[in-house]
Predicted 3D model of a 71-nucleotide RNA (transfer RNA) from Caenorhabditis brenneri. Rfam family: tRNA. Gene Ontology term of the family: triplet codon-amino acid adaptor activity. Taxonomically the source falls in Caenorhabditis (Eukaryota, Opisthokonta, Protostomia, Rhabditidae). The RNAcentral record of the sequence draws on ENA, Ensembl Metazoa and Rfam. The coordinates come from a structure-prediction model, not an experiment, and the mean pLDDT is 82.

């Protein structure tokens, strides 16, 4: 250079057209003589541009980056 595939919260990952959600983590509370467990609850994200759609993480393209394969 071509060809796959990936790019959501701090981290692992869900979610394929109308609401953004799950486990640790974080943070306040409850529970405790105090620490830990547990239990409630908060906080936090679609890689960037551009277009199709009343509506886009979701389709289309183009960038960027990360991984594979391959000459």
């Nucleotide at each position: 250079g071509c060809g796959c595939c990936g790019g959501u919260a701090g981290c692992a990952c869900a979610g394929u057209g109308g609401u953004a959600g799950u486990g640790c983590a974080u943070c306040a509370g409850a529970c405790u003589g105090g620490u830990a467990u547990u239990c409630u609850g908060g906080c936090g994200a679609c890689g960037c541009g551009g277009g199709u759609u009343c509506g886009a993480u979701u389709c289309c393209u183009g960038c960027c980056u990360g991984g594979c394969g391959u000459c």